Notes: Predicted 3D model of a 1509-nucleotide RNA (small-subunit ribosomal RNA) from an uncultured Eubacteriales bacterium. Its mean pLDDT, the model's own confidence on a scale to 100, is 83.
[in-house]
RNA sequence: UUUUUAAAGAGUUUGAUCCUGGCUCAGGACGAACGCUGGCGGCACGCCUAACACAUGCAAGUCGAACGGAACUGUGUGCUUGCACACAGUUUAGUGGCGAACGGGUGAGUAACACGUGAGCAACCUGGUUUUGUGAGGGGGAUAACGAUUGGAAACAGUCGCUAAUACCGCGUAAUAUUGUUGAGCGACAUCGCUUGGCAAUCAAAGGAGAAAUCCGCACAAAAAUGGGCUCGCGUCCGAUUAGAUAGUUGGUGAGGUAACGGCCCACCAAGUCAACGAUCGGUAGCCGGGUUGAGAGACUGAACGGCCACAUUGGGACUGAGAUACGGCCCAGACUCCUACGGGAGGCAGCAGUGGGGGAUAUUGCACAAUGGAGGAAACUCUGAUGCAGCGAUGCCGCGUGAGGGAAGAAGGUUUUCGGAUUGUAAACCUCUGUCGGUGGGGAAAAUAAUGAUGGUACCCACCAAGGAAGCCACGGCUAACUACGUGCCAGCAGCCGCGGUAAUACGUAGGUGGCAAGCGUUGUCCGGAAUUACUGGGCGUAAAGGGAGUGUAGGCGGGCUGAUAAGUCAGAUGUGAAAUACCGGGGCUCAACUCCGGGGCUGCAUUUGAAACUGUCAGUCUUGAGUGAAGUAGGGGCAAGCGGAAUUCCUGGUGUAGCGGUGGAAUGCGUAGAUAUCAGGAGGAACACCGGUGGCGAAGGCGGCUUGCUGGGCUUUAACUGACGCUGAGGCUCGAAAGCGUGGGGAGCAAACAGGAUUAGAUACCCUGGUAGUCCACGCUGUAAACGAUGAUUACUAGAUGUGAGGGGAUUGAACCCUUUCGUGUCGCAGUUAACACAAUAAGUAAUCCGCCUGGGGAGUACGACCGCAAGGUUGAAACUCAAAGGAAUUGACGGGGGCCCGCACAAGCAGUGGAGUAUGUGGUUUAAUUCGAAGCAACGCGAAGAACCUUACCAGGGCUUGACAUAGCAGUGAAUGUUCAAGAAAUUGGGCAGUCUUCGGACACUGUUACAGGUGGUGCAUGGUUGUCGUCAGCUCGUGUCGUGAGAUGUUGGGUUAAGUCCCGCAACGAGCGCAACCCUUAUCAACAGUUGCUACAUUAAGUUGAGAACUCUGUUGAGACUGCCGUUGACAAAACGGAGGAAGGUGGGGAUGAGGUCAAAUCAUCAUGCCCUUUAUGUCCUGGGCUACACACGUACUACAAUGGCGAUGAACAGACCGGACCGAAAUCGCGAGGUGGAGGAAAACGGUAAAAAUCGUCUCAGUUCGGAUUGCAGGCUGAAACUCGCCUGUAUGAAGUUGGAAUUGCUAGUAAUCGCGAAUCAGAAUGUCGCGGUGAAUACGUUCCCGGGCCUUGUACACACCGCCCGUCAAACCAUGAGAGUCGGCAACACCCGAAGCCGGUAGUCUAACCGAAAGGAGGACGCCGUCGAAGGUGGGGUUGGUGAUUAGGGUUAAGUCGUAACAAGGUAGCCCUAUCGGAAGGUGGGGCUGGAUCACCUCCUUU
Repeated sequence: UUUUUAAAGAGUUUGAUCCUGGCUCAGGACGAACGCUGGCGGCACGCCUAACACAUGCAAGUCGAACGGAACUGUGUGCUUGCACACAGUUUAGUGGCGAACGGGUGAGUAACACGUGAGCAACCUGGUUUUGUGAGGGGGAUAACGAUUGGAAACAGUCGCUAAUACCGCGUAAUAUUGUUGAGCGACAUCGCUUGGCAAUCAAAGGAGAAAUCCGCACAAAAAUGGGCUCGCGUCCGAUUAGAUAGUUGGUGAGGUAACGGCCCACCAAGUCAACGAUCGGUAGCCGGGUUGAGAGACUGAACGGCCACAUUGGGACUGAGAUACGGCCCAGACUCCUACGGGAGGCAGCAGUGGGGGAUAUUGCACAAUGGAGGAAACUCUGAUGCAGCGAUGCCGCGUGAGGGAAGAAGGUUUUCGGAUUGUAAACCUCUGUCGGUGGGGAAAAUAAUGAUGGUACCCACCAAGGAAGCCACGGCUAACUACGUGCCAGCAGCCGCGGUAAUACGUAGGUGGCAAGCGUUGUCCGGAAUUACUGGGCGUAAAGGGAGUGUAGGCGGGCUGAUAAGUCAGAUGUGAAAUACCGGGGCUCAACUCCGGGGCUGCAUUUGAAACUGUCAGUCUUGAGUGAAGUAGGGGCAAGCGGAAUUCCUGGUGUAGCGGUGGAAUGCGUAGAUAUCAGGAGGAACACCGGUGGCGAAGGCGGCUUGCUGGGCUUUAACUGACGCUGAGGCUCGAAAGCGUGGGGAGCAAACAGGAUUAGAUACCCUGGUAGUCCACGCUGUAAACGAUGAUUACUAGAUGUGAGGGGAUUGAACCCUUUCGUGUCGCAGUUAACACAAUAAGUAAUCCGCCUGGGGAGUACGACCGCAAGGUUGAAACUCAAAGGAAUUGACGGGGGCCCGCACAAGCAGUGGAGUAUGUGGUUUAAUUCGAAGCAACGCGAAGAACCUUACCAGGGCUUGACAUAGCAGUGAAUGUUCAAGAAAUUGGGCAGUCUUCGGACACUGUUACAGGUGGUGCAUGGUUGUCGUCAGCUCGUGUCGUGAGAUGUUGGGUUAAGUCCCGCAACGAGCGCAACCCUUAUCAACAGUUGCUACAUUAAGUUGAGAACUCUGUUGAGACUGCCGUUGACAAAACGGAGGAAGGUGGGGAUGAGGUCAAAUCAUCAUGCCCUUUAUGUCCUGGGCUACACACGUACUACAAUGGCGAUGAACAGACCGGACCGAAAUCGCGAGGUGGAGGAAAACGGUAAAAAUCGUCUCAGUUCGGAUUGCAGGCUGAAACUCGCCUGUAUGAAGUUGGAAUUGCUAGUAAUCGCGAAUCAGAAUGUCGCGGUGAAUACGUUCCCGGGCCUUGUACACACCGCCCGUCAAACCAUGAGAGUCGGCAACACCCGAAGCCGGUAGUCUAACCGAAAGGAGGACGCCGUCGAAGGUGGGGUUGGUGAUUAGGGUUAAGUCGUAACAAGGUAGCCCUAUCGGAAGGUGGGGCUGGAUCACCUCCUUU
């Protein structure tokens, strides 16, 4: 100076929230594959599977200047003219040399010094290359080729004969070589090394070319370089459900072997060596530079390129050589393939192409040695599937194109629509341009430094052509950019997660549109990321998963103050190394880029070395505060053993005594007249120790409780004499360890699993009761687990306080108590801080440090298998397949509770009258029917829609008709008024005919006919809707703004103390205010006043009569006012609100009644009041008509009426007294007829006028308790009314008939005062048809102690596993289907070892049977060699028993999953017996019971402590 420079989240558990926690997504990458699509070029890459098998061709040869031949050509000579010789050239089989150990392929094996990195070899080798020195003298014997011959199908082999060399062998010479021996110097990590001397022994050589110079070779030695060999430090995957392994094993001595060290091999000796810092064993895997990802640390990976290793059909072996234990060499064995004449032979693509096979999947039997490189050669040159190129493949990366500008009538078409439009969309058409790619023609490189170009007529350049040939894929609910229509209807389908689809699907399919990317786009697979979700950077463990049951202590980890030394860690500098390529930065070259070249830095590492000395370590010394010892005290249910004691239960004996006892919710079983229970006395025996007793004590935990004695452990306080860091923690190990349980032997009172019986119950293998055995107790052993909990590991230090309590010390006090202070223990409250919250808070869950244990989604499962332990029960350790998208913690709001508190309501209670029984009416169900139209369904359907079905209504059924229609609007064409009346057929609708009728302002109106659009639908969906209504409930609630609190959902306000009918009011209060509800305002009723007086009224006069006069006093009517407000007094209350009592008043505490119904709940009711989306129908599901039905009838239910009678019936008096309402197609008087219903009649009245209108209960008489003088059903006969029409199917009258019924089982309803009960009157609907409904008045009660209980509701609080909210949730067996897994008589394979047998090739060793050129020897013979034979070792093979791993297996076991199966109801609320843990036992099942433990139990009460006053 440059570089390094960078980190995003989201969806999903809930009604909502915060947290924990998993799952999923968005990104990047790929040697990829698949689907759809596909214009061009450059650069890369391309069997990941069967290290499966391979046809064919090629991939390693070269040298004649090492050698002798052979063949051919040429020249020459001899000449017998076709032979011989000589020379030259070319080719070459063979001998010989070099190479073939490189290059190329693959990754099977290998967990190893294989690889990486850094060192070492004083323990080594190295052909070719370089440098230096020296040398090459003189001989010998063979042999292939070749010739002859033999065998064989072949491959090939044998015999005889000839021959050469740079082939082979002696001899000579030689040292700085080697060996032996002996000196000197120097060095070193031991053995030893280097340099330099003496003596002795041993070992070399080859020639070729050239005219020559000379060149190429040859031999020995030294050195260099290169390449290799060996050794070591460090690093290098998973499993402990692999814990012990090892006999050449570890070391030594000696010998051998090797290039070299070494148990490398052998003999002998010793008994070592490795291992929890993970040996051995099993599984998996070539390693690295690098690659992908990531902010990084990491994680994953090892294609292409480069380095190393290993392998070459499988296994073994050596030979040659500088180098191999040799991919395209040899030998043997195995498997396989091929040839064969059956006797024998041949082969190895994991070289390049290529084939078959496997597979989701991976290319041409191409060109060239032009370049780069390699082998041989003196060279020319030859060889080279190394390499350079081309071909195929969108396999990847990079670049380019498919046109550009203008162009609104916003064309057509498509889609959609609210029918106006919108959108596709400047998009197209059309106009003007351009030429990248492409096509045609022409030119034409660099790559070569003299020649040589496969690529290749390629790149590139020029001209011309023509918008012409070139766009798809995916997505569009959220995450995640992008929306509509149609189709479909939990179907078809989608889906990465959440999840869509059951008739209005932005989620399926299609279309239009839109978004994204683009020659690609999606999908699938794998890896990293997000994931702080294994957390070194960078997590946790009270309740979410997670502290070991407790202690002791080994290894290990960590460790007090001071001084000195050292330098292992640490820090700094230097040196070496960290290959190249890659990556980063700066430049350069291909038009750019990808690609490539150059330079730079870096490569975080390792090693060596120099220094520093604070900290850690080590060594030495020292100190006392940590720790321990001593001394003096002290508290205690600490432990063990022995002895003793009283109360109580039970039993036995005896006495008293008599009929019951016992037990429960209530009973029964049981005990008792053979005398129980009760009571008294005595005795026996076992177990446990009341009161004291206490969030008090002790102990490590489990745990420990009468008293005494003995033995014994620990703590605390004080002191400061002693030691001098002796400490903390603690994997394994060892010890202790409740209850239950097991073994042996005792003991056994009470209690009590199992069991029996009795109850309860639908059942009751339970809860309750009566019995009762193991057990509980003791001794000695075993077991080793609990909610073994503070769900909180141990130790140390620090960090506000307050207040109890236990054991001590000190001060003060004369002494106590109180007080102050201090140490240890044990509680509560509380600040900071922490926490998801709850909470914790000096006894931390705060702040720090050390060590140990443990966790990583739920289920499967603490299960299976294995191992260890146990007598067994069982314990410890501890998975996987499969399955789900959650499981979970804390807190919030609701809802709920067979939780609690407070309060209200005709809710109960106290009363009155009923219903349920009868008959009838009416509605419903059911049944029936051609139809019995439809709806309403707990309360909140059922005298409901319906305030009124003979026709109509009417929607239903049968039959007969109509089809632009019974009804609406519009267009077109035509005809004509409309209309009235009449005749015929017909059940009518309808059809056919006659008569009358004939608008107009001339535009038309109206009607009809035909036609086209359309009408119509009480058809479906109230779960598509509006509107309306019911209900909780006339209950007192429901909310908001601002503020405050809380991370948040939310809370506060609205809770609390009082009070009220009331969230009514008062007080208090982090709240202050406000809104909708409550109340009030409105109507009515009760009192009064004023005004007004007709149709009403009459104190006065008058009349038959409010008839008339008069009046406005009274009643009444209408209007307007007054009045009531807890206003006044007293008491209580908090000086409040208010309550209670009183006065006055017509009325008193909202005076009575009505209207009025908050926010919400019930997918409540209604598509049949109405409106309406969508669907369906259109000669019918529309419409018209006649008749029928809605009125049926074994039955059941609801609501009413009338009764059962004397509080009554009947009769009489016709004597009295209402209110409200109604009246014109109406009310209808008087009078009159009829027994009556009713008829005639028609006055009056559109009403305070006339009419309905008579009120009835009341009063008097009679009847005298009967199925009646009760009751009136049913039925006969005779009538009346309405209406076209009373058969199905109306109402009324008279007369006759005279049913059930004598007060109603279980159960159940209404009502608190002018109310219930009872009595009549009216109205709506309506032609007619009420016991119903809605109103009106008359008469007119009883009772309410009270809130325990039933029902409903409100508020507060509590628990919750509920939120579709208890009609919730949810557990287990059984039955069914599917899935994976365990066991299983076995059975079938794989793998690695072991023991024994056999023993190929071959090395090594031995031997001397056969043979034998070089050397020695005169010869014989010898030395040496070859073959043979023998031996050790030795692959494959065989036999054997084990080990380990996998497949399969009748059957069997549990597990998981699966809308609507069975049985129960175990859990969640006190879940109806609180639950849970360990253990034992029992049971269809959940589960029950016993023993011990826990609170993670509700409720009530008590004790203690705390807070506040």

The sequence is in RNAcentral, with records from ENA and SILVA.